Overview
A computed fold for a 731-nucleotide part of an RNA from a Promethearchaeota archaeon, annotated as large-subunit ribosomal RNA, domain II. NCBI's taxonomy places the organism under Archaea, Promethearchaeati, Promethearchaeota. The full RNA is in RNAcentral, with records from ENA. Its Rfam family is "Archaeal large subunit ribosomal RNA".
[in-house]
Context: one part of a larger RNA
């Protein structure tokens, strides 16, 4: 993992609501509890009226204390079609009591109660499983820490303290030498003890700490046997929070105990109807809760309602976009015959002071700005009214109850914004989507495009497509592209800057009085212009840039020389003979263009396309739309009936996606009562098959099996498993 069995909203008390049933306020409304008696003995029958709720309220209390009516509207219903009108509603009058001097004001002026079923609240273990912890009482020092008592153990070798002896020196104290001696938390190294390094081996091990090597240490603060002492907020500790039986920043076992947990996980049959929220306020509150809003459901009322970014018109509101500079705050240049005593510099002057200029503050004019500027000012948006539209007797709007869930949202969508260089970024509003939405398309792809899935069949379309993979055009007409550009609706297509690539349009200039290109020839003289300079001759630099001859030729546009020289160009002629040169705009294309395994238009492949642009007609394509058959819901009618349930028929118009959640109707299991049955001529169970039901499921056939089992109606539950690292067993 799989299989089998087990496995989670229960019970009691007291409230609340709804339903069913009994009785029901004049004759004392409803109901018993414990107890007692009886019986066919946990159930049933009788008794028991104490208590409780209701029947009257008001008031803190003393205390006092209502048993009403009138008018109008009006649903159902009835109707002589005029209307009446149970319940219901509005208004008024009256009454009880409290307060008050009064006026006035507050509360009140007749349906309940008992039992049962269901839902829900509170208290209890309270749907189930799960802490780390806290407290109490016991048990532990055979491990280990330390102390005490009593024993045991430490090969061999080295060094050689004190003391002593002999010798010798000395007056002596004492010294020196040689021996002897055998001290030491001395040295080396076994046993014993330890556990440093390889961060070796091993790492489902030999082993819940071992193996190898190396190392420490080995007469001491040594090692060790046995006995004994210290106990859990305590011990012991040469101190590491170490150790106290593989357990320690508070041991173990049992108990309080099903501790508590706003946290994680799980929570078991079917079908039908409806169907959310991730927002607002408060919260030692933001992983929770309470209230409102949003969902479901029951009842009441009885005709309007205006929600869903509804539409049009009327009448109001506004200060955004834009615009502007009239205010506030910035800001460019100029003008100024304004000010400058508490700004600078300079000039004149003995000084006072005067003058000039710069700066500053003003004035005029001019350039440019603003979320926290406005002399202005839209579109939108929005209040109210009217009309239209839409919804509504299949019951809206409104009113009163019961049950929730949810209170972490998200968005690559559209629109409007803030922050940010930007982001699959952060923060908002609004509409749509996903959430809770399947189907078709987008290669794949919650949120993009099309479109809302009761069921069966047939047809037609949407988005998107039609060469093959792969349903449908190798369709038609006209262009463009040569880059495999492209074959991408978007998300998820790379820019600035360039191109004598090509196409189209417009326009300018030149051209048979010969353009443009090419070829041939000329391109001269004054002059080497003047200056400068070693030189400067068209061509280092500065100034000037004239004249002549001419068809034309610059005091020279480029190369060149030390300077000359030399070669071109501008300019001109001849030959030739038809277009040439530019500018602007637009289409497609090209360069710009670099990432890590070989690689992606989905792929194959595609070039007068199967690419791009324009036009046209076909076809394919969904659970959409249409048609037919069937089913459910809702409602209407008929039958039935005290009523409800139920059965049948119909539908002008409707309806049937769905998470959390609510409501309704059912299936099955076990047990009890009841009715009717089956079974050795074969029960249950098991294994096949067939049929029926929307489904949970049911019936039957055959085999196996060998003794019990089912149906009707009612009642009661330890009542349904795939999950919980679920429990037990098997495999």
């Nucleotide at each position: 993992g799989c299989c089998a069995g087990g496995g989670a909203g229960u019970u009691u008390a007291c409230g609340u609501g709804c339903g069913u049933g009994g009785c029901g306020a004049g004759u004392u409304g409803g109901c018993u509890a414990a107890g007692u008696g009886g019986a066919u003995c946990a159930u049933c029958c009788a008794u028991g009226u104490a208590a409780c709720c209701a029947u009257a309220g008001a008031g803190a209390a003393a205390u006092c204390g209502a048993a009403u009516c009138c008018u109008c509207c009006g649903c159902a219903g009835c109707u002589u079609c005029g209307g009446c009108g149970a319940g219901g509603g509005a208004g008024g009058u009256g009454g009880g009591u409290c307060u008050g001097a009064a006026a006035g004001g507050g509360c009140c002026c007749a349906a309940g109660u008992c039992a049962c079923a269901c839902a829900u609240g509170u208290a209890a273990a309270a749907c189930c499983u799960g802490a780390a912890a806290c407290c109490g009482g016991a048990c532990g020092a055979u491990c280990u820490a330390u102390g005490c008592c009593u024993g045991a153990c430490c090969a061999a070798g080295g060094u050689g303290a004190a003391g002593c002896g002999c010798a010798u020196g000395g007056a002596a104290a004492c010294g020196u030498g040689c021996g002897u001696g055998g001290a030491a938390g001395c040295c080396c190294u076994a046993a014993a003890g330890g556990g440093u390094u390889c961060u070796g081996a091993c790492g489902u091990g030999c082993a819940a700490u071992u193996c190898g090597u190396u190392c420490c240490g080995a007469u001491g603060a040594g090692u060790u046997g046995g006995g004994u002492a210290u106990a859990g907020g305590g011990a012991c500790a040469a101190a590491a929070g170490a150790u106290c039986a593989a357990u320690c920043u508070a041991g173990u076992c049992c108990g309080g105990a099903g501790a508590u947990u706003g946290c994680u996980g799980g929570u078991u049959c079917u079908c039908u109807c409806u169907g959310a929220a991730g927002c607002u306020g408060c919260u030692c509150u933001g992983a929770g809760g309470c209230a409102g809003g949003c969902c479901c459901u029951g009842g009441g009322c009885g005709a309007g309602g205006u929600a869903g970014a509804g539409g049009u018109g009327g009448u109001g509101u506004u200060g955004u976009a834009g615009a502007g500079c009239a205010c506030u705050a910035a800001u460019u240049g100029g003008c100024u015959u304004g000010g400058u005593a508490a700004g600078g510099a300079c000039c004149g002057g003995a000084a006072a002071c005067g003058g000039u200029u710069c700066g500053c503050c003003g004035g005029c004019u001019u350039c440019u700005u603003a979320a926290a500027c406005u002399c202005c000012g839209a579109a939108u948006a929005u209040g109210c009214c009217a009309c239209c539209g839409c919804c509504g007797c299949a019951g809206a709007c409104c009113c009163c109850g019961g049950g929730a869930g949810a209170c972490g949202g998200u968005u690559u969508g559209g629109c409007a914004c803030g922050c940010g260089c930007a982001a699959g970024g952060c923060g908002u509003g609004u509409c749509g989507g996903c959430g809770a939405g399947a189907g078709g398309g987008g290669a794949a792809c919650a949120a993009c495009c099309c479109u809302a899935a009761c069921u069966g069949a047939g047809g037609u379309u949407a988005a998107g497509g039609u060469c093959c993979c792969a349903a449908a055009g190798u369709a038609a007409c006209g262009a463009c592209u040569a880059a495999g550009u492209g074959u991408u609706a978007a998300a998820a297509c790379g820019a600035a800057a360039g191109c004598u690539g090509u196409u189209a349009u417009a326009u300018u200039u030149c051209a048979a009085a010969g353009a443009c290109a090419a070829u041939u020839a000329a391109a001269a003289g004054g002059u080497a212009a003047g200056c400068u300079u070693a030189g400067a001759a068209g061509c280092a630099g500065c100034u000037a840039u004239c004249c002549u001859u001419a068809a034309a030729a610059g005091a020279a546009a480029g190369c060149g020389u030390a300077a000359u020289a030399g070669c071109u160009c501008a300019u001109u002629a001849a030959u030739c003979g038809a277009g040439a040169a530019g500018u602007a705009u637009a289409g497609c294309g090209c360069u710009g263009a670099a990432a890590a395994u070989g690689g992606a238009c989905g792929g194959g492949g595609c070039u007068c396309a199967a690419g791009u642009c324009g036009u046209u007609c076909a076809c394919c394509g969904a659970u959409a739309c249409c048609u037919c058959g069937g089913g459910g819901a809702a409602c209407a009618c008929u039958c039935g009936g005290u009523a409800g349930a139920g059965a049948g028929u119909g539908u002008u118009a409707u309806u049937c996606g769905g998470u959390a959640a609510g409501a309704g109707a059912g299936c099955g299991u076990c047990c009890g009562g009841u009715u009717c049955g089956g079974g050795u001529a074969g029960a249950a169970g098991c294994u096949u098959g067939u049929u029926c039901g929307u489904g949970a499921g049911a019936a039957c056939u055959a085999g196996u099996g060998g003794a019990c089992c089912g149906u009707u109606c009612c009642g009661g539950a330890g009542u349904g498993c795939a999950g919980a690292u679920c429990c037990u067993g098997g495999u």